[in-house]
RNA sequence: GUUUCCGUAGCUCAGCAGGAUAGAGCGAUCGCCUCCUAAGCGAUAGGCCGUGAGUUCGAAUCUCGCCGGGAACG
Numbered sequence: 001g002u003u004u005c006c007g008u009a010g011c012u013c014a015g016c017a018g019g020a021u022a023g024a025g026c027g028a029u030c031g032c033c034u035c036c037u038a039a040g041c042g043a044u045a046g047g048c049c050g051u052g053a054g055u056u057c058g059a060a061u062c063u064c065g066c067c068g069g070g071a072a073c074g
Base pairs, nucleotide, nucleotide: 001073002072003071004070005069006068007067010026011025012024013023019057028044029043030042031041032040050066051065052064053063054062
């Protein structure tokens, strides 16, 4: 340089044939239980989906630019 994949909560990821309030596990905080801790159970907080624009009545989901990361080839 060319081709290609990925970027969603602190971490690992799901959702990506467009549709109304964006989810799970782990972690965090609080509570229950226990003599205490761990385990177990319950609740709560936490993300406007890398960024900018476009299409659309409507975009995490489609298109384009940019940024970041990975892979193959040269």
This is a predicted structure of a 74-nucleotide RNA (transfer RNA) from Candidatus Epulonipiscium sp. Its Rfam family is "tRNA". Rfam links the family to the GO term triplet codon-amino acid adaptor activity.